[in-house]
Context: one part of a larger RNA
Molecule: large-subunit ribosomal RNA, domain I
Organism: Paenarthrobacter nitroguajacolicus
RNA sequence: CGUACACGGUGGAUGCCUUGGCAGUCAGAGGCGAUGAAGGACGUAAUAACUUGCGAUAAGCCCAGAUUAGGUAGUAAUAACCUUUUGAGUCUGGGAUUUCCGAAUGGGGAAACCCACGUGCAUAAGCACGUAUCCUGUUGUGAAUACAUAGCAACAGGAGGCAAACCGGGGGAACUGAAACAUCUAAGUACCCCGAGGAAGAGAAAUCAACCGAGAUUCCGAAAGUAGCGGCGAGCGAAAUUGGAUUAGCCCUUAAGCUUUUAAUGAGACAGACGAAGGCUCUGGAAAGUGCCGCAGUAAAGGGUGAUAGCCCCGUAGUCGACAUCUCAUAAUCAGUGAAAACGAGUAGGGCGGGACACGUGAUAUCCUGUCUGAAUAUGGGGGGACCAUCCUCCAAGGCUAAAUACUACUGACUGACCGAUAGUGAACCAGUACCGUGAGGGAAAGGCGAAAAGAACCCCUGUGAGGGGAGUGAAAUAGAACCUGAAACCGUGUACGU
Numbered sequence: 001c002g003u004a005c006a007c008g009g010u011g012g013a014u015g016c017c018u019u020g021g022c023a024g025u026c027a028g029a030g031g032c033g034a035u036g037a038a039g040g041a042c043g044u045a046a047u048a049a050c051u052u053g054c055g056a057u058a059a060g061c062c063c064a065g066a067u068u069a070g071g072u073a074g075u076a077a078u079a080a081c082c083u084u085u086u087g088a089g090u091c092u093g094g095g096a097u098u099u100c101c102g103a104a105u106g107g108g109g110a111a112a113c114c115c116a117c118g119u120g121c122a123u124a125a126g127c128a129c130g131u132a133u134c135c136u137g138u139u140g141u142g143a144a145u146a147c148a149u150a151g152c153a154a155c156a157g158g159a160g161g162c163a164a165a166c167c168g169g170g171g172g173a174a175c176u177g178a179a180a181c182a183u184c185u186a187a188g189u190a191c192c193c194c195g196a197g198g199a200a201g202a203g204a205a206a207u208c209a210a211c212c213g214a215g216a217u218u219c220c221g222a223a224a225g226u227a228g229c230g231g232c233g234a235g236c237g238a239a240a241u242u243g244g245a246u247u248a249g250c251c252c253u254u255a256a257g258c259u260u261u262u263a264a265u266g267a268g269a270c271a272g273a274c275g276a277a278g279g280c281u282c283u284g285g286a287a288a289g290u291g292c293c294g295c296a297g298u299a300a301a302g303g304g305u306g307a308u309a310g311c312c313c314c315g316u317a318g319u320c321g322a323c324a325u326c327u328c329a330u331a332a333u334c335a336g337u338g339a340a341a342a343c344g345a346g347u348a349g350g351g352c353g354g355g356a357c358a359c360g361u362g363a364u365a366u367c368c369u370g371u372c373u374g375a376a377u378a379u380g381g382g383g384g385g386a387c388c389a390u391c392c393u394c395c396a397a398g399g400c401u402a403a404a405u406a407c408u409a410c411u412g413a414c415u416g417a418c419c420g421a422u423a424g425u426g427a428a429c430c431a432g433u434a435c436c437g438u439g440a441g442g443g444a445a446a447g448g449c450g451a452a453a454a455g456a457a458c459c460c461c462u463g464u465g466a467g468g469g470g471a472g473u474g475a476a477a478u479a480g481a482a483c484c485u486g487a488a489a490c491c492g493u494g495u496a497c498g499u
Base pairs, nucleotide, nucleotide: 001498002497003496004495005494006493007492008491009490015484016448017447020419021418022416023415024414025413026412027411028410029408030407031162032161039101040100041099042055043054044053046078049075050074051073061095062094063093064092065091066090067089070082071081072080106115107114108113116131117130118129119128120127121126133159134158135157136156137155138154139153140152141151166197167195168194169193170192171191177184181231207214208213218245219244220243221242222241228236229235249400250399251398252344257337258336259335262332264330265329266328267327268326269325272320273319274318278293279292280291282289294311295310302314303313304312349373350372351371352370353369354368355367356366359385380395381394382393383392384391435442436441455483458470459469460468461467
């Protein structure tokens, strides 16, 4: 040095577990904000730090209800206290307080800071309230300029900002595909802006159809990858009709509707309450396991308890329950609001240029309109895919409208041939943290002693170390905090053999 065996070290795979995730189902809720939001800064305890809560009344104050013998949130002990039926603490509802920044709104500003003015009260300091902008309305005042108007001022009301997706509107790419590329495609997508609601939008035929008829809109299935469109390339791609979901019609004709006031009844939400039935024996550290004999069941959903519990605990089935607050339903009630014209005119239609329609200008109907024009008036007008006639059908140029549909930041219950710590969210753990970057931004690693800390008193070695040896606890300490299990690589010790 090698090989074999035994025993270790290192290391943290594997197994088991789950506080966390992922995906859904059914309900709820679908907003918060000048009565100052979302989000923060700084404070606040017997407290040095962080988390949670709260705001100079600061882990809290008041009231009502429920519950209860314990409590003063956690890491996290200790001290000092509170309370026990005269009710602390906890939960629910309502109220008070709520520093500073932030739309931030008195002015400024390098957010959490600086500097003011007016009025009132106190007058020693001080305290309270008001003072942004825009829009609408009312009133006053009032130029150039006579009347006026602009402007200015006061008062009243409203708005502003945030938030995951869904929705309507205004703008609107490119990569890409066409095996290049220009029409085309990607796509009216991404993205930007505006606006609204719990849904939005659409909507009661100047609609379709085809000589038969249907009868608002929306969504899903079929029609159908059809008819068509298309450098007839790549590709794009209907409708009638039909099967379903859901159904609702009205008004401008004084009233459909919308907003609002008041109480009544019922239901629900937001704390809760009651809630059946088991013992002995054996093994074991521990019984829920074994054996024996029982019981309950409208309750064998689930979880916990020293191993696997219907009957030990929490629950579960079932039943009951609210002072206050909120929601819905029913039928009432008060007050307000409420858009025409004797049938919607610079409209329909037309020319030019664009856009939308599955439809790229094509033979291209229909819809919208930047520009120029421009009718008829129910004896009228629009449409039926160039256009004309016949025929059929409807009545534009005013308006409202639930449901079926879309979505889920958020709340509750439940589910999973979903994951189980290199997985599952980036994050099971004080994670959008540490750390990196001027910045936009990027972005980790890190779970497990034991049933219970019973977390090792005391002794010894040692640097009043680190670490270890005894002792003790424990079922177990090769479960000792670098703690369940403890693989491999890698490193040793001992023995045997070989060289």